[in-house]
A computed fold for an 80-nucleotide RNA from Candidatus Aerophobetes bacterium Ae_b3a, annotated as c-di-GMP-I riboswitch aptamer. The sequence was found by an Rfam model in a public genome assembly.

RNA sequence: AGCUGAUAAAGGUAAACUCCCCGCAAGGGGAGGGCGCAAAGCUAUGGAUCGUCAGAAAAGGCGAUUGCCAGGCUGCCGAA
Numbered sequence: 001a002g003c004u005g006a007u008a009a010a011g012g013u014a015a016a017c018u019c020c021c022c023g024c025a026a027g028g029g030g031a032g033g034g035c036g037c038a039a040a041g042c043u044a045u046g047g048a049u050c051g052u053c054a055g056a057a058a059a060g061g062c063g064a065u066u067g068c069c070a071g072g073c074u075g076c077c078g079a080a
Stems, first nucleotide, its partner, number of pairs: 005077001012037002017032006035067001041073003045070003048065006
C1' cells in the first nucleotide's frame, strides 16, 4: 500500500414509537428513544419505490426516499 472487517478498542450514527414544528402529500427538522449500521458519511447520476399535477389511456411534469440496489466522491480504527 492492496485485499479484508475481529464476540478488539476508541469514537460515530440512530429504525419503530412519543411530543413539538414545517409540507396538499410522499416526507422533512428538533427533542426523547435505540432496531440496527464499517460507509446507515456526502451525492437524486442510473434503476426501484412513494407522493402530487395533468391525462381516456399510454407516455409525461414537479417532488420524496442515499437506513432499497448500483455508480461517483471522501473517510476513523485495526487483529488474522
Taxonomically the source falls in Candidatus Aerophobota (Bacteria, Bacteria candidate phyla).
Model confidence (mean pLDDT): 86 of 100.